Model confidence (mean pLDDT): 77 of 100. Predicted 3D model of an 82-nucleotide RNA (c-di-GMP-I riboswitch aptamer) from a Deltaproteobacteria bacterium. The sequence is in RNAcentral, with records from Ribocentre. Of the family's consensus pairs, 83% are formed in the model. Its Rfam family is "c-di-GMP-I riboswitch aptamer". Gene Ontology term of the family: cyclic-di-GMP binding. NCBI's taxonomy places the organism under Bacteria, Pseudomonadati, Myxococcota, Myxococcia.
RNA sequence: ACCUUGAAAAGCCACGCCCAUUCUUGACCAGGGCACGGAAAGUCACGGGUCUUCGCAAGCAAAAGACAGCCGGACUGCCAAG
Numbered sequence: 001a002c003c004u005u006g007a008a009a010a011g012c013c014a015c016g017c018c019c020a021u022u023c024u025u026g027a028c029c030a031g032g033g034c035a036c037g038g039a040a041a042g043u044c045a046c047g048g049g050u051c052u053u054c055g056c057a058a059g060c061a062a063a064a065g066a067c068a069g070c071c072g073g074a075c076u077g078c079c080a081a082g
Base pairs, nucleotide, nucleotide: 003082004081005080006079012038013037016034017033018032019031036069042075043074044073046072047071048070049067050066051065052064053063055060
């Protein structure tokens, strides 16, 4: 250097809730605390899926936005053991 295995130590992220802030059609994003869990819970919207807005009489399809901690895929990476 490469491969395999891995939540066991150090370190990392942060479900959900609370506080504060912002906004106000809403999903989602952002600060602090606690911490469910995670070997990529790092990055990417490529495929599927979910959510929000919009269209529509309903259904249904399309458009825009979002979710990477929904699954698959791609790229990159720490530590330990072999």